[in-house]
Molecule: transfer RNA
Organism: Candidatus Woesearchaeota archaeon
RNA sequence: AUGGGUAUAGUGAAAGGGUUAUCACAGAGGCCUGUGGAGCCUCAGAUCCGAGUUCAAGUCUCGGUACCCAUC
Numbered sequence: 001a002u003g004g005g006u007a008u009a010g011u012g013a014a015a016g017g018g019u020u021a022u023c024a025c026a027g028a029g030g031c032c033u034g035u036g037g038a039g040c041c042u043c044a045g046a047u048c049c050g051a052g053u054u055c056a057a058g059u060c061u062c063g064g065u066a067c068c069c070a071u072c
Base pairs, nucleotide, nucleotide: 001071002070003069004068005067006066007065010025011024012023013022018055027043028042029041030040031039048064049063050062051061052060
């Protein structure tokens, strides 16, 4: 330089263009316990950035950024 891939809660992952974007771990509060842990209940927290298409975009299109892989 070229080509390809990835980007979603603190972390790791889901999500056919259409319910309030889901789950696990982690976090906070509570129940339980002699204490702690485990278990149970509840809560908070996210779509990389900017445009476009659409009634509707995490998803499709374009540009950018970051990271990974391959080739030179």